[in-house]
RNA sequence: GACUACAUGAUCUAAUGGUAUGAUACAACUACUUCACAGUUGAUAUACGAGUUCAAUUCUCGUUGUAGUUA
Numbered sequence: 001g002a003c004u005a006c007a008u009g010a011u012c013u014a015a016u017g018g019u020a021u022g023a024u025a026c027a028a029c030u031a032c033u034u035c036a037c038a039g040u041u042g043a044u045a046u047a048c049g050a051g052u053u054c055a056a057u058u059c060u061c062g063u064u065g066u067a068g069u070u071a
Stems, first nucleotide, its partner, number of pairs: 001070007010024003018054001026042005047063005
């Protein structure tokens, strides 16, 4: 230099164009004499910028970053 794959809350993860799922962690509350365990509730996310579409995590292009292959 060329090519390929990936990027989703604090962490891990699902979604196959229809309004983002679940778990852990965090906070509040309930129960317990207290802690732990348990239960209920809540706040945090689609790397960035454009495009197509009624509608984009999903499709297209580019940028950034990471990993790999190759000369």

The RNA shown here (transfer RNA) has 71 nucleotides and comes from Insectozyma bohioensis. The RNAcentral record of the sequence draws on ENA. The organism belongs to Insectozyma, within Eukaryota. Its mean pLDDT, the model's own confidence on a scale to 100, is 82. Rfam family: tRNA. Its family is annotated with triplet codon-amino acid adaptor activity in the Gene Ontology.